A computed fold for a 97-nucleotide RNA from a Desulfuromonadales bacterium, annotated as c-di-GMP-I-GGC riboswitch aptamer. Its Rfam family is "c-di-GMP-I-GGC riboswitch aptamer". The literature on the family includes a 2009 paper in Nat Struct Mol Biol by Smith et al., "Structural basis of ligand binding by a c-di-GMP riboswitch". The coordinates come from a structure-prediction model, not an experiment, and the mean pLDDT is 83. It was read from a public genome assembly, where an Rfam model found it.

RNA sequence: UCCGACAAUUGGCAAACCCGGAGAGAUCCGGGGACGCAAAACCACGGGUCCUCAGUCAUCCAUUUGAAGGAUGACACGGACAGCCGGGUUGCCGAAG
Repeated sequence: UCCGACAAUUGGCAAACCCGGAGAGAUCCGGGGACGCAAAACCACGGGUCCUCAGUCAUCCAUUUGAAGGAUGACACGGACAGCCGGGUUGCCGAAG
């Protein structure tokens, strides 16, 4: 260094769900709660999934001298997820190998 023991620490984190708050939403924050986790610590870099207020595109409606407008749908170049996978950074303990 790889690796990860029914090792050790009254050690750490905390899914679902519930309560309160933020947001258009995915989701996030605080409290409770534990399914799990040896990086379930940090970083959206690649893939993936999810969201659609504003943005872009398409269709339709309405209006017009020209413009401004409304509805629906799709999308990422806009967002979310690090507890989906990969990658990067940092890190506690320690047997066997």